About this RNA:
A computed fold for a 72-nucleotide RNA from a Spirochaetia bacterium, annotated as transfer RNA. The coordinates come from a structure-prediction model, not an experiment, and the mean pLDDT is 84. Taxonomically the source falls in Spirochaetia (Bacteria, Pseudomonadati, Spirochaetota).
[in-house]
RNA sequence: GGGCAUGUAGCUCAGUGGUAGAGCAUGCGCCUUAUAAGCGCAGGGUCGCAGGUCCGAUCCCUGCCAUGCCCA
Numbered sequence: 001g002g003g004c005a006u007g008u009a010g011c012u013c014a015g016u017g018g019u020a021g022a023g024c025a026u027g028c029g030c031c032u033u034a035u036a037a038g039c040g041c042a043g044g045g046u047c048g049c050a051g052g053u054c055c056g057a058u059c060c061c062u063g064c065c066a067u068g069c070c071c072a
Stems, first nucleotide, its partner, number of pairs: 001071007010024004018055001026042005048064005
């Protein structure tokens, strides 16, 4: 330098065009003599950045950035 993949909550990951979700973690409550486990509720997101297409983009297109792998 070229190619491919990945980037979404604190962490691990879903979500293939129509209001962004789960598990774990955190806080609160229930349960318990108490703790853990279990159950329920809540908080937490500019969906890597910027443009484009579209009535509408996490999703499609382009460029850039970061990380990993391959080639040179």